[in-house]
Molecule: transfer RNA
Organism: Patescibacteria group bacterium
RNA sequence: GGCCGUGUGGCGAAGAAGCAAACGCGACGGUCUGCAAAACCGUUAUACAUGGGUGCGAAUCCCAUCACGGCCU
Numbered sequence: 001g002g003c004c005g006u007g008u009g010g011c012g013a014a015g016a017a018g019c020a021a022a023c024g025c026g027a028c029g030g031u032c033u034g035c036a037a038a039a040c041c042g043u044u045a046u047a048c049a050u051g052g053g054u055g056c057g058a059a060u061c062c063c064a065u066c067a068c069g070g071c072c073u
Stems, first nucleotide, its partner, number of pairs: 001072007010025003018056001026044006049065005
């Protein structure tokens, strides 16, 4: 330098045009307990890398850029 993939709450992770963007972990509060742990209930919360485009409507499609990973030379 060329090609490919990934980027979503504090962390992991689903969603591939139209619901309230799931779910798990963590954190916080409560119930329970002599105190804890476990379990259960509730709360997290302005989460879709950035900028443009298409479209009635974009996390989702297209283009560029950035970051990370891989392959080729």